Molecule: Glycine riboswitch aptamer
Organism: Kurthia sp. 11kri321
RNA sequence: GUGAAUGUACGGGGAGAGAACGUAAAGUUACGUCGCCGAAGGAGCAAGUAGUGAAAAAUCACUAUGAAUCUCUCAGGCAAAAAGACUCGUACAGGACG
Numbered sequence: 001g002u003g004a005a006u007g008u009a010c011g012g013g014g015a016g017a018g019a020a021c022g023u024a025a026a027g028u029u030a031c032g033u034c035g036c037c038g039a040a041g042g043a044g045c046a047a048g049u050a051g052u053g054a055a056a057a058a059u060c061a062c063u064a065u066g067a068a069u070c071u072c073u074c075a076g077g078c079a080a081a082a083a084g085a086c087u088c089g090u091a092c093a094g095g096a097c098g
Base pairs, nucleotide, nucleotide: 006093007092008091009090010089011088012087013086018034020033021032022031023030024029035078036077037076041074042072043071044070048065049064050063051062052061053060054059
C1' cells in the first nucleotide's frame, strides 16, 4: 500500500425421484404397504504421509491419519409450497498475499 482465505446477515439462481396404493381423520396430517432420489444433516473409503515389526537390502505385513458432487441411504425427499449442496450480489467482521 492492497484488502486474500474465512465467518455472519440479507437478497437472487439452484437438480433428482410415485400429485403411488390402502385405512383413519379430515381438507393440514398420521399410520401401514411397496417403488424410487441424493445436493440439508450423518456415515464409509483411495493415493499419500507417519509409526511398528520382519528382512543385508529391495520389499512385505499391521496400525494411525487421510477428500469429494464418489459410495451408503440412517435421516431427509419424490405436483405446488417449504427445504436444498453449491453459487452470485450487497453489507459487516477479518487481516492473508505482494